[in-house]
Context: one part of a larger RNA
RNA sequence: GCCAGGGAGUUCAAUGAAGUGGCGAGCAUAAAAGCGAAGCGAAAGCGAGAACCACGCAACAGGAUUGAUUUCUUGUGAGGUGGUGCGUCUGAAAAGGCGUCAAGUCACUACUUUGAGACCCGAAGCCAAUGUGAUCUAUACGCGGGCAGGGCGAAGCCAUUCUUCCGAAUGGUGGAGGUCCGCAACCCGUUCUGGUCUAUCCGAUGGGGUGACCCGCGCAUAGGGAUGAUAGGUCAUUCGAACUUGGCGUUAGCGGGUUCCCUUCGAAGUGACCCUUAGGUCAGCCUGGCUGGAGGCAGGUAGUGAGUAGAGCACUGAUUGGGGAAGACCGGAAGUAACAUUUUGGCUCUCCUGUCAAACUCCGAAGUCACUACCGCCGUAGAAAGCUGGAGUGGGCUUGCACCGGGUAAGCCGGUGCGGCGGGAGGGGAACGACCCCUACUGAUUGUUAAGGCCCCCAAGCGCGCGCUAAGUGUAAACUAAAGGCGUCUCGGUUCUCAGACAGCGGGGAGGUAGGCUCAGAAGCAGCCAUCCUUCAAACAACGCGUAACAGCGGACCCGUCAAGAACCGUGGCGCCGCAGACUAUCGGGACUAAGCGCGCCGCCGACACGUCAGAACACUUCGUACAAAACGAAGCGAUUUGGUAGAAGGGCAUGAGGCAUGGCUAGAAGAAGGUCCGUAAGGACCUUUGGACCGUGUCGCAAGGAAUAUCCUGGU
Numbered sequence: 001g002c003c004a005g006g007g008a009g010u011u012c013a014a015u016g017a018a019g020u021g022g023c024g025a026g027c028a029u030a031a032a033a034g035c036g037a038a039g040c041g042a043a044a045g046c047g048a049g050a051a052c053c054a055c056g057c058a059a060c061a062g063g064a065u066u067g068a069u070u071u072c073u074u075g076u077g078a079g080g081u082g083g084u085g086c087g088u089c090u091g092a093a094a095a096g097g098c099g100u101c102a103a104g105u106c107a108c109u110a111c112u113u114u115g116a117g118a119c120c121c122g123a124a125g126c127c128a129a130u131g132u133g134a135u136c137u138a139u140a141c142g143c144g145g146g147c148a149g150g151g152c153g154a155a156g157c158c159a160u161u162c163u164u165c166c167g168a169a170u171g172g173u174g175g176a177g178g179u180c181c182g183c184a185a186c187c188c189g190u191u192c193u194g195g196u197c198u199a200u201c202c203g204a205u206g207g208g209g210u211g212a213c214c215c216g217c218g219c220a221u222a223g224g225g226a227u228g229a230u231a232g233g234u235c236a237u238u239c240g241a242a243c244u245u246g247g248c249g250u251u252a253g254c255g256g257g258u259u260c261c262c263u264u265c266g267a268a269g270u271g272a273c274c275c276u277u278a279g280g281u282c283a284g285c286c287u288g289g290c291u292g293g294a295g296g297c298a299g300g301u302a303g304u305g306a307g308u309a310g311a312g313c314a315c316u317g318a319u320u321g322g323g324g325a326a327g328a329c330c331g332g333a334a335g336u337a338a339c340a341u342u343u344u345g346g347c348u349c350u351c352c353u354g355u356c357a358a359a360c361u362c363c364g365a366a367g368u369c370a371c372u373a374c375c376g377c378c379g380u381a382g383a384a385a386g387c388u389g390g391a392g393u394g395g396g397c398u399u400g401c402a403c404c405g406g407g408u409a410a411g412c413c414g415g416u417g418c419g420g421c422g423g424g425a426g427g428g429g430a431a432c433g434a435c436c437c438c439u440a441c442u443g444a445u446u447g448u449u450a451a452g453g454c455c456c457c458c459a460a461g462c463g464c465g466c467g468c469u470a471a472g473u474g475u476a477a478a479c480u481a482a483a484g485g486c487g488u489c490u491c492g493g494u495u496c497u498c499a500g501a502c503a504g505c506g507g508g509g510a511g512g513u514a515g516g517c518u519c520a521g522a523a524g525c526a527g528c529c530a531u532c533c534u535u536c537a538a539a540c541a542a543c544g545c546g547u548a549a550c551a552g553c554g555g556a557c558c559c560g561u562c563a564a565g566a567a568c569c570g571u572g573g574c575g576c577c578g579c580a581g582a583c584u585a586u587c588g589g590g591a592c593u594a595a596g597c598g599c600g601c602c603g604c605c606g607a608c609a610c611g612u613c614a615g616a617a618c619a620c621u622u623c624g625u626a627c628a629a630a631a632c633g634a635a636g637c638g639a640u641u642u643g644g645u646a647g648a649a650g651g652g653c654a655u656g657a658g659g660c661a662u663g664g665c666u667a668g669a670a671g672a673a674g675g676u677c678c679g680u681a682a683g684g685a686c687c688u689u690u691g692g693a694c695c696g697u698g699u700c701g702c703a704a705g706g707a708a709u710a711u712c713c714u715g716g717u
Stems, first nucleotide, its partner, number of pairs: 001717006011116004016111001018109006026035002039046002051084005059076006085100006119257004126247004131243002138221002141218006147211001149181003152177001156173007186208003191204002194202002223239001225235003260652006270283005284393002286390006295378003299375008310363001311361002316357003321352005327347001329346006396421003400418007426437003441615004446611003452605003455590003461602001463601006474592002484577002487574003491570006504561005510534003515529003540555001543554003616642002620636006653706001655703002658700007671690008
């Protein structure tokens, strides 16, 4: 891992509201307390006509009308609603609050809540005990045991020599040492980050090895305590407080799990508050029931209101340039011995001009919201509203569209509206929660479409017509880019042009003069100044290259030749370079010059959408089963009903034991294995084999009542 069995909302007490039943102004108990039949007031205390009026639903009775039980209408009108009166309290009063116009109570059932372990499993911890531990380990003590071999060679001693003394030197002897070597024993555990998923194990390597050494036996110290050459180490694989048992089913706003089916409806991730932020309480949103009795509002049109987008500068502020005016005030300059005076700027006002604003507005949309009217749709087959039982939710997300704030930005953070996912399957998008289409009751050898597609993978067009692209651009809805640059197509403008344009080719491109200055030189061409005149078809006191300076080569400009368009500026389309990443690494692929891009047209494919056929369920109406209710059956075809997490509500299936009734079985019960059939499903029936003695059906209540998941428990494998 798999298989089998076990395994989680229970029980008691109490409350609430509902259903059913008993009795009923009472109910209930053994008896009482209790609840109800009277309230109001803080209290003293006082204390309600089973009353009256109006509106009016259902219903009943009548009238009119119709093809119709069709439509209209009158009366009565339980319950309901409103008022008067009455009780009481407040108040000077007016008026107001509560009550009154009679239904409760007890039990059972399912549901919720409260107290208890309270759906199950799970802590880390805390406390207690004359509790258990020092056979591991720490330290101390007692009695013992162990340490191959080799090296170095302290003190002391001996001899000799030196010496006045103190003493010294040399040679021996000697054998000290937390001394040296050492895979001896013994102890340790450095590195290989070896073996390996791992280890306290193993291997190799390494450290100590006469010492603060190692070892045996005995003995001592005990849990807030010991012991500690100190590492919070060690105290029996356990230590920042051992183990055992108890408090104990500690508590857990946290994590995991929580067991059959079908049907109806179907959320929330928001607001307020909280020692609140992983949680709660109230509200909101969901669901069941009751009351109610005629309206309701998701849509459309119109009207009114609002100050956003935009725009504007009339206010508040910001702000470009210029003009004008008055100088009481301030700065600079000129001026004066100092004033004066003049001028310029600031400041103030004003005119023209150009701008900006979430906290500006003379203006002002689209849209949205609110109210009103009409239309439309829903509603007596029961709307709105109200009361009440039960919830869940209160971590949301969104690279969807539109928008705001923070941030360089983010698959970033915060927010608004609508949609979506959450809780939504199906088709498309290569794959892909959120995009596009569409929203799934079941089935169909069924038809039509949506988005998207139609060369092959792959259903359907290598469809038709006209353009564009040459870059494999592209074949990508959302999937990067700029300045700049004779790609090409389209449209427009300006200028030149048979009196010959534009390009090419041939020729000319001169003289005064090497202009003047400067300078070593400066001759068109380092620099400064000037830039005239002449001859001409034309030719610059020179646009570039060049020289030390000249020279030289082009250019402007002119002529010839040639012969028809040329040059420049701009609009729009599709492309190219600019453009760099680690997989052939890509359009999903193949591949494609259309099978790319643009415009137009026709056809086809394509979904659980729409239609068709068959069927089921739900809701409602009518009828039947004697009546009421429920249930069942039939019909209607009204409703464009039937996706669904949390969750609410309803109806069923199966299991165990039992009461009552009634059956099966040795001519083979239960159980097991396999098969056939029935039911929307949980499930049920039958057949065969095995098995060898019990087992069902109907009904009624009862319950330790349903497993795939909990690193679940036990067993097997």

Notes
The part of an RNA shown here (large-subunit ribosomal RNA, domain II) has 717 nucleotides and comes from a soil metagenome. The prediction has a mean pLDDT of 81. The RNAcentral record of the full RNA draws on MGnify. Its Rfam family is "Bacterial large subunit ribosomal RNA". Its family is annotated with structural constituent of ribosome and ribosome in the Gene Ontology. On this family, see Yusupov et al., Science 2001: "Crystal structure of the ribosome at 5.5 A resolution".